About this RNA:
A computed fold for a 77-nucleotide RNA from a Dehalococcoidales bacterium, annotated as transfer RNA. Its Rfam family is "tRNA". About the family: Transfer RNA (tRNA) molecules are approximately 80 nucleotides in length. Rfam classes the family as a transfer RNA. The same sequence occurs in records of 2 taxa.
RNA sequence: AGGAGUGUAGCUCAGCUAGGUAGAGCAGCUGUCUCCAAAACAGCCGGUCGCGGGUUCGAUUCCUGCCACUCCUGCCA
Numbered sequence: 001a002g003g004a005g006u007g008u009a010g011c012u013c014a015g016c017u018a019g020g021u022a023g024a025g026c027a028g029c030u031g032u033c034u035c036c037a038a039a040a041c042a043g044c045c046g047g048u049c050g051c052g053g054g055u056u057c058g059a060u061u062c063c064u065g066c067c068a069c070u071c072c073u074g075c076c077a
Stems, first nucleotide, its partner, number of pairs: 001073007010026004020057001028044005050066005
């Protein structure tokens, strides 16, 4: 320098193919149970979907610029 991928809840990720109410597990909180706790069970909480712009009635999803990280190729040394 060129190319590819990833970015969504505190953490690990799904959802994008085919635009139409943002989800799961773990973690956290409350309750039941228990002498107490753990486990189990029930419930609750939790999001500028990396940051802008565009298209659209409507964008996590499509187009585009940028940022961060990972990988591959190349150049110099």
The coordinates come from a structure-prediction model, not an experiment, and the mean pLDDT is 80.